[in-house]
Context: one part of a larger RNA
RNA sequence: CCUACAACGGGACGAAAAGACCCCGAGAGCUUUACUGUAGUUUGGUAUUGGCUUUAAGAUUUGGAUACGUAGCGUAGUGGUGAGGGUUUGAAACCUGGUUUUCGGAUCAGGUGGACUCGACAAUGAAACAGCCAUUUUUCAAAUUUUAAAUUCUAACUCGGUCGGCAAAAACGAUCGGAGACAGUGCCUGAUGGGCAGUUUUAAUGGGGCAUUAUCCUCCAAAAGAGUACUGGAGGAGUUUAUUAAGGUCAGCUUGGUCCGGAUGGAAAUCGGACUGGACGCGUAAAAGCAAAAGCUGGCUUGACUGCAAGACCUACAAGUCGCGCAGAUACGAAAGUAGAAUUUAGCGACCCGACUGUUCUUUUUAGAAAGACAGGAGACAACGGCUAAAAGUUACCUCGGGGAUAACAGGCUAGUUUUGUCCGAGAGUCCCUAUCGACGACAAAGCUCGGCACCUCGAUGUCGGCUCGUCCUAGCGCCCCGCUGGAGAAGGUGGGAAGCGUAUGGCUGUUCGCCAUUUAAAAGGUCACGUGAGCUGGGUUCAAACCGUCGUGAGACAGGUUGGUCUCUACCUGUUGUAGG
Numbered sequence: 001c002c003u004a005c006a007a008c009g010g011g012a013c014g015a016a017a018a019g020a021c022c023c024c025g026a027g028a029g030c031u032u033u034a035c036u037g038u039a040g041u042u043u044g045g046u047a048u049u050g051g052c053u054u055u056a057a058g059a060u061u062u063g064g065a066u067a068c069g070u071a072g073c074g075u076a077g078u079g080g081u082g083a084g085g086g087u088u089u090g091a092a093a094c095c096u097g098g099u100u101u102u103c104g105g106a107u108c109a110g111g112u113g114g115a116c117u118c119g120a121c122a123a124u125g126a127a128a129c130a131g132c133c134a135u136u137u138u139u140c141a142a143a144u145u146u147u148a149a150a151u152u153c154u155a156a157c158u159c160g161g162u163c164g165g166c167a168a169a170a171a172c173g174a175u176c177g178g179a180g181a182c183a184g185u186g187c188c189u190g191a192u193g194g195g196c197a198g199u200u201u202u203a204a205u206g207g208g209g210c211a212u213u214a215u216c217c218u219c220c221a222a223a224a225g226a227g228u229a230c231u232g233g234a235g236g237a238g239u240u241u242a243u244u245a246a247g248g249u250c251a252g253c254u255u256g257g258u259c260c261g262g263a264u265g266g267a268a269a270u271c272g273g274a275c276u277g278g279a280c281g282c283g284u285a286a287a288a289g290c291a292a293a294a295g296c297u298g299g300c301u302u303g304a305c306u307g308c309a310a311g312a313c314c315u316a317c318a319a320g321u322c323g324c325g326c327a328g329a330u331a332c333g334a335a336a337g338u339a340g341a342a343u344u345u346a347g348c349g350a351c352c353c354g355a356c357u358g359u360u361c362u363u364u365u366u367a368g369a370a371a372g373a374c375a376g377g378a379g380a381c382a383a384c385g386g387c388u389a390a391a392a393g394u395u396a397c398c399u400c401g402g403g404g405a406u407a408a409c410a411g412g413c414u415a416g417u418u419u420u421g422u423c424c425g426a427g428a429g430u431c432c433c434u435a436u437c438g439a440c441g442a443c444a445a446a447g448c449u450c451g452g453c454a455c456c457u458c459g460a461u462g463u464c465g466g467c468u469c470g471u472c473c474u475a476g477c478g479c480c481c482c483g484c485u486g487g488a489g490a491a492g493g494u495g496g497g498a499a500g501c502g503u504a505u506g507g508c509u510g511u512u513c514g515c516c517a518u519u520u521a522a523a524a525g526g527u528c529a530c531g532u533g534a535g536c537u538g539g540g541u542u543c544a545a546a547c548c549g550u551c552g553u554g555a556g557a558c559a560g561g562u563u564g565g566u567c568u569c570u571a572c573c574u575g576u577u578g579u580a581g582g
Stems, first nucleotide, its partner, number of pairs: 001582008010574002014569002022403006028395004034199005040192003044188005050153002053150013067136001074129001077135005084118003093112008158178007202214003211231001215237006238384001239283001240342002247301007255279001256276006281290002284347001286345003305328004311322003317385001330339003353379001356376004361372004410457001411455001412453003416450001418446006427437002464539001465537003469531001470528001472526003477502003480497006504518005545563004549558003
């Protein structure tokens, strides 16, 4: 070295199961003050559904009463007609009672009484009175009718008993009683309704969640045409301005700063001069721009117009932007001319629906109207190219399809953090930087910490600690040798060489770690998938059950606590050990 046998279980990112964690897509279970429905419950109307009374309200008719400004004898509703009317069928006046009242009276009934009284005329006044007719306001009575409420009745409907019916029931019929126009039922309608159902619950994202952001404007990044990303760096907008317009036009003017001079007066008020030149100001962010102006002031005004539009910029589309010129009507200016808002760039929203306004065009119908058309138009989608008129959660009971396109372990890259070393030497060390220590700083190394990245692995690379068995490194804890010393000796400090051997037992805790007790020459630090689960364990973490605290309306949740909770594999290859043979 080859072969065989017996072992072991380091490796074959071993076998097994299209990862259950995480993310993405889809689903399902559950919850609720998510949305929309719905069973059920309930309200009202109406039909089945009838009779008599009473009360209230309304309408109509009949009869009676009622009507007061001032003046006037006076309580004059309004308009006519009218010269007479009432009265022994009982006038005036008086008494008693009722109604009404503006408290003056008016009117009715009864009694006494026994013959007059009212009007015209006159006066007053806007209007003139008796009687008759019509009508209005307020009010009383009666009748008819409607509605509502209440009581009551019995005949619908309904319940029970008895009888007939049948083998027995039911249906049906007869009779008695209860209840009764209620209940029950049909249709329409309001409310309630996770009891049940169907769904929704956005995306970006150096994994996801939490936070933030999502449209528009300005600058930088942006690499001197345009354009150009990042949860890159800075800021803004969702408007304002019409009577002292911040718009139009015509005319005039120049801001700011420094220095010098000048009463109060100062760093800075107002005045004068010189220099500077745009630094001031332009409603507002920033950038660009602006001097007889785009800034400031004054006069007159409404072009902050109507109908169009050559030609361009920008651009996937849809949008967005500029605009010569023409017609109409107008403002300012002597005129030439200028003016279709604002120095410019933000100040916003497609389609559909649409309150409202205008035209009077169309259809139907007219006593009133309704719908459409045309021209405008408030109203919002901010997740801002807007899904729907209309929508939140939870899952550790979970499921499926995928992903190493994307997290947790391990590896890799990196080295901010960590550890170690070197340089400088302010200072400490009585003096003296360097025996020893060394600020502020600088430069390296390592790859043991915490991180960053997301490169293999999600058709699976089993995760902390312990046990067992080790392997290697040296930045050396002990044993060995040496230099310096602020080394007298002893004991030390510090540095150099050196990996041969060694480098604790207990208590607490799942612990690594750590603290404590007692030893030791010493109780060094690390690597090996934080060595080692096809070697063991399973205390912790990390399924399903359950309790507590906290959070949540709830389903449920919690690097909060607590109890419980299946660890599979007969070794073919490789590797190693032993034995035997060649």